[in-house]
Model confidence (mean pLDDT): 85 of 100. Predicted 3D model of a 1494-nucleotide RNA (small-subunit ribosomal RNA) from an uncultured Pseudomonadota bacterium. The sequence is in RNAcentral, with records from ENA.
RNA sequence: UAGAGUUUGAUCCUGGCUCAGGACGAACGCUGGCGGCGUGCUUAACACAUGCAAGUCGAACGAGAAGUCCUGCUUCGGCGGGAUGGAAAGUGGCGAACGGGUGAGUAACACGUGGGCAACCUGCCCCGAAGUGGGGAAUAAUCUUCCUAACGGAGGACUAAUUCCGCAUAAUACGAAGGAUUCGCAUGGGUCUUUCGUUAAAGGCUUGUCUGCUUCGGGAUGGGCCCGCGCCCCAUUAGCUUGUUGGUGAGGCAAAGGCUCACCAAGGCGACGAUGGGUAGCUGGUCUGAGAGGAUGAUCAGCCACACUGGGACUGAGAUACGGCCCAGACUCCUACGGGAGGCAGCAGUGAGGAAUAUUGCGCAAUGGGCGAAAGCCUGACGCAGCAACGCCGCGUGAGCGAUGAAGCCCUUCGGGGUGUAAAGAUCUGUUAGAGGGGAUGAACCGGCAAGGUCUAACCUUGCCCUGACAGUACCCUCCGAGGAAGCACCGGCUAAUUCCGUGCCAGCAGCCGCGGUAAUACGGAAGGUGCAAGCGUUGUCCGGAUUCAUUGGGCGUAAAGGGUGUGUAGGCGGAGUGAUAAGUCGGAAGUGAAAUCUGUACCGCUUAACGGACAGUCUGCUUUCGAAACUGUCAUUCUAGAGUGCAGGAGAGGGUGAUGGAAUUCCUGGUGUAGCGGUGGAAUGCGUAGAUAUCAGGAAGAACACCGGUGGCGAAGGCGGUCACCUGGCCUGCCACUGACGCUGAAACACGAAAGCGUGGGGAGCAAACAGGAUUAGAUACCCUGGUAGUCCACGCCGUAAACGAUGGGCACUAGGUGCCGGGCGAUUCGACCCGCUCGGUGCCGAAGCAAACGCAUUAAGUGCCCCGCCUGGGGAGUACGAUCGCAAGGUUGAAACUCAAAGGAAUUGACGGGGGCCCGCACAAGCGGUGGAGCAUGUGGUUCAAUUCGAUGCAACGCGAAGAACCUUACCUGGGUUUGAACUGCGCCGGAUAGCCCUUGAAAGGGGGUCUCCUUCGGGCUGGUGCAGAGGUGCUGCAUGGCUGUCGUCAGCUCGUGUCGUGAGAUGUUGGGUUAAGUCCCGCAACGAGCGCAACCCUUGCCGUUAGUUGCCAUCAGGUUAUGCUGGGCACUCUAACGGGACUGCCCGGGUUAACCGGGAGGAAGGCGGGGAUGACGUCAAGUCCUCAUGGCCUUUAUGCCCAGGGCUACACACGUGCUACAAUGGCCGGUACAGAGGGUAGCAAUGCCGCGAGGUGGAGCCAAUCCCAAAAAGCCGGUCUCAGUUCGGAUUGCAGUCUGCAACUCGACUGCAUGAAGUCGGAAUCGCUAGUAAUCGCUGAUCAGCAGGCAGCGGUGAAUACGUUCCCGGGCCUUGUACACACCGCCCGUCACACCAUGGAAGCCGGUAGUACCCGAAGUCGCUGAGGGGACCGCAAGGACCUAAGCGCCGAAGGUAAGACUGGUGACUGGGGUGAAGUCGUAACAAGGUA
Repeated sequence: UAGAGUUUGAUCCUGGCUCAGGACGAACGCUGGCGGCGUGCUUAACACAUGCAAGUCGAACGAGAAGUCCUGCUUCGGCGGGAUGGAAAGUGGCGAACGGGUGAGUAACACGUGGGCAACCUGCCCCGAAGUGGGGAAUAAUCUUCCUAACGGAGGACUAAUUCCGCAUAAUACGAAGGAUUCGCAUGGGUCUUUCGUUAAAGGCUUGUCUGCUUCGGGAUGGGCCCGCGCCCCAUUAGCUUGUUGGUGAGGCAAAGGCUCACCAAGGCGACGAUGGGUAGCUGGUCUGAGAGGAUGAUCAGCCACACUGGGACUGAGAUACGGCCCAGACUCCUACGGGAGGCAGCAGUGAGGAAUAUUGCGCAAUGGGCGAAAGCCUGACGCAGCAACGCCGCGUGAGCGAUGAAGCCCUUCGGGGUGUAAAGAUCUGUUAGAGGGGAUGAACCGGCAAGGUCUAACCUUGCCCUGACAGUACCCUCCGAGGAAGCACCGGCUAAUUCCGUGCCAGCAGCCGCGGUAAUACGGAAGGUGCAAGCGUUGUCCGGAUUCAUUGGGCGUAAAGGGUGUGUAGGCGGAGUGAUAAGUCGGAAGUGAAAUCUGUACCGCUUAACGGACAGUCUGCUUUCGAAACUGUCAUUCUAGAGUGCAGGAGAGGGUGAUGGAAUUCCUGGUGUAGCGGUGGAAUGCGUAGAUAUCAGGAAGAACACCGGUGGCGAAGGCGGUCACCUGGCCUGCCACUGACGCUGAAACACGAAAGCGUGGGGAGCAAACAGGAUUAGAUACCCUGGUAGUCCACGCCGUAAACGAUGGGCACUAGGUGCCGGGCGAUUCGACCCGCUCGGUGCCGAAGCAAACGCAUUAAGUGCCCCGCCUGGGGAGUACGAUCGCAAGGUUGAAACUCAAAGGAAUUGACGGGGGCCCGCACAAGCGGUGGAGCAUGUGGUUCAAUUCGAUGCAACGCGAAGAACCUUACCUGGGUUUGAACUGCGCCGGAUAGCCCUUGAAAGGGGGUCUCCUUCGGGCUGGUGCAGAGGUGCUGCAUGGCUGUCGUCAGCUCGUGUCGUGAGAUGUUGGGUUAAGUCCCGCAACGAGCGCAACCCUUGCCGUUAGUUGCCAUCAGGUUAUGCUGGGCACUCUAACGGGACUGCCCGGGUUAACCGGGAGGAAGGCGGGGAUGACGUCAAGUCCUCAUGGCCUUUAUGCCCAGGGCUACACACGUGCUACAAUGGCCGGUACAGAGGGUAGCAAUGCCGCGAGGUGGAGCCAAUCCCAAAAAGCCGGUCUCAGUUCGGAUUGCAGUCUGCAACUCGACUGCAUGAAGUCGGAAUCGCUAGUAAUCGCUGAUCAGCAGGCAGCGGUGAAUACGUUCCCGGGCCUUGUACACACCGCCCGUCACACCAUGGAAGCCGGUAGUACCCGAAGUCGCUGAGGGGACCGCAAGGACCUAAGCGCCGAAGGUAAGACUGGUGACUGGGGUGAAGUCGUAACAAGGUA
């Protein structure tokens, strides 16, 4: 020292990306009241118009314009002389080397810090000592003659000085030689002293203790040089260097020095990073950070560098000189074309560049600087003002009161809520802005006046006066009046703040995750809210968060990361004792660490703050010195525990060479033998009648070594396997003699290094890339098969890589154990061995602590520590490109970037899935029986058609489904006719009085028109018509906005919870395991113990019995009656009815099982192991179905998508499918006779007997609201007869005619009846369905709906089988386990080519630049050197001449330029290579499950 979002279904970890903070010389968007203090070209060191930025001194010097005064002359224009005056210019001095700007260059002693100079300089200033004598000469200005466009220049003449030159004097200065003394780390220095030689000066004025000048010494200040340490990136820059390194001598400089030169030597630098390349001014500081750090170097301050670019010197105390000079170059300007001029990176300003950065302002009043004796002058330094919200700080835009709360706007569940005391209103205040008035500090000097001190002046002190750019500003007072002064961003999460409307994957948003496809808190608007506020947001950049480069403070088994292995150099690290030392280390003191900054303060100044002042601290550093001696280092000495040597033993596929053995394979020869062999999932290619395969014998060749053989052994790793011999490395054990730290690690380097591959030469049996053929397949360049060449083998030489793996570098030490195996030794014991115990080394397994994200590791560590090496820092691009290097090549090693993504990953969890495994169920298969698929018809659906064929349902789980009844109605569809507050509902306002009913008329009807009749009242109204407003209505849309209901997995046995426990966690445990069951049923076991929803049971029904009850049911006994019948009396025994009970519970026995649960068998029983059947459907899944049952949000519609009506349609018909019915016949059809149910229904109903009709039915109506009457006959069956295998006496479709019934109405479009007609069909392809017992099959009966219509549906009973070995397979399901890259969950995921678009990038014939160097050529200016016949005043000389200086010439060096060959680097380039990205392209299916060939 704060964290958060984002990888997943969820979890933990790793890891990147992103956000919240602070900062800024900023810019941009919207907005903008005031003031103070700061700040303001970060880009083009790009180019600059104009003005200003360095002058000053008359007390150094000569001369002296204009003007004024005096005077003379005059042609009256003026001219001359004198005085005054002092401009401009000149000589001379000082300054101009400061101040101001900029950051190009520079990776350097440039800077910072600390030292050194015994190797140095220092104008002006201060202190001290001494001096300032006497001469000479020139030159500018000026005058004059000329040249020139200009800038300028040449000649002649004159002149001054603090200009210049001799001479004199002169030392404690300088030089030479010597002596003495002292100091220093060395070279060497200081002091004293002797002798000799050399060298100075300037004057001025206001005349002074003035000022200047000269020499010497010292100081101060400023500088120069040298050194230690510190100071960016690239090794894809590894070697660099010839003045280079050193020496001697010389030159040069203020000064050391290869600084320069001559000679000599051959050095110097470098992995502690030389050289090269890139980038960069450095620092105090600034920003950030907890700090350590990181980033930065605006403003202010210190240092450096630069001044158009490059080179050069001059002057000077000082420059190699921003506003100086010379040369070269580029550029701009002037020109008379001959030549010239210029340098804003000074202040303003202009253009250009750019996202972007100000006034051509005022003033020297203050501070500071230059000159001057001074006044003063100069000063774009500076002080101020102007512009800019660019930053920091302060203030204001008003204050209190004011409603259960105006209006407007927004929301609303329509009740209300919000904006909101906010406004209005009334009461106040007066900052700021505005107006008026007053009005500073900054001022002290200087100067003037006066006074005092001093004898006076000068000088000093005091008083008064004078001096302000800013500025009539700050500040103060008065007036006015809430009056002129609020915006910006955000509101899905992170992150503080939410609603409505619009939009509809569009438009758009977005920092990350992500929003938007009709209910968007994420887009746009509005309202409201949140945050900040004269600002607010955005963008950019830096630090932080990021312990995400980890010193503080990370890692490397599987996440990124241990080098393939060893030997070993440098380096790093290193055992024990003693002594010494003091480099590191620790402590004290001193110096330094500039100021500013930063921190602190009851401090001070501006009203406060920012800002400024004072004091203190800090500046973590460096240096010097004193001290300490534990630790590290160093030195010395000693030791034996590390390491090694020796001796005695030992095991071993350790390595190399040579020899040798048998089995097998193939081939060759021969024999036997005959038709096949071989191969596969099945085949074929292939081999074989020219004799294979098989078999026997013999021979040849090459390769590999079965058994032993083993988580056995050896080796550093790779790796090593028959046997023997030779050569050879390492290891282990025992003894404890010797050496005495000799050790560990190891960058570089060197060596070894599987397989494949390469070169040369051999060899070649088997195997076998490539290749060929055969199969497989949609294809099959594969998997399978038949062949087969490199290769595999040997020798020599390369290659140097592997999942070279324990995915785990090496060494040492420490930290519970248990148990195998291998190799030694010891003890005990024995005759000996084994067994047993101990120990050393190796190799495995399990496991404690500990560690770990988990998995796991665990004395063979992934534990605890120390030492050394290697390596990692998101995924992709990419181990790629370029470069370098190695290689014969293949290729290896080293190893990026652009671009792109919000992840990529590890471990574990729960599911799901697997052409994974185990266990187990189910009419799942099998075993059976009967069907469907073929026919005709019925019905539903698709399709088609149509004005409409309303709508929905669509794998299982839509399709005789919604529909348990479409002729009208239904009805939702179509056509047409009407209607508009409506057919039905509620409320309100206004107008009316009936409306209705009845009659007439029109019309298809609905409806319209007309007539007639005409209400009650408690007077409020009721009822009702019209009209208007709310609002109705909608089978219109959305089942993906919903409720409810339903289907399905599935009547499958599962699904969960509480507490506890385990796990960081998701989760696990329980629920797994062993048995058992129909069952998570039960038992046992168990870190679980319990519980809930399911299972089962409770419920209904059925099967046996009992009790109660006995009508409408029953009739055994008794009685009566009948042809007959419970018909009657009677009875309630039986059956039955319907209510209550009993009964079955593995209760009993035997066996098995664990003594259990339970299973098998048995007894008894009506029933036996759930007795049969039903109802009952867990958590959930399918965005399953339904907005057309109902309900309901939203949307849409409202003279229509509502409502009414008529007709039509839903009934169509080339087809296709589903579900059924009837059949194809003799186990049958037909005819006759005859028997036995159950469960239901019936008053708008069921209807008997009777009569009519062939029949449907009609007529009629007894009885019955039903254990009473009716529907009602049950049918198959049984008995008898007939048919005789045929499209039939099977089958009944279709059609004709005639009817019946229902109904307003049977045309489209009902059912039934009679007669006639008599189609297909002779048992059904691929495929497929149901059923395990009262079941299938078969037979009829009833009911709902319903006027009528049943082959459908829901029920009922009658008759009544077959089969199940079994669980391999198909389908579905349950449990456990395993793998997973799946989680939208295998209908998953996902790879590569190709095609298209875009992006960045590599190569490339070349083309165009840039940079630094090399060689040579040319060679400006200029210093230096030589020469110097030309020139020259001072000095010497009488002169001639000389000394000295110099022009010019020559030489060395030398910038730019040129030539040449390369190097590095950038841009571009036809074409080309791969890469990345991109909702729905193509081909396949490589990977993930055994992914279908691991």
It matches the Rfam family "Bacterial small subunit ribosomal RNA".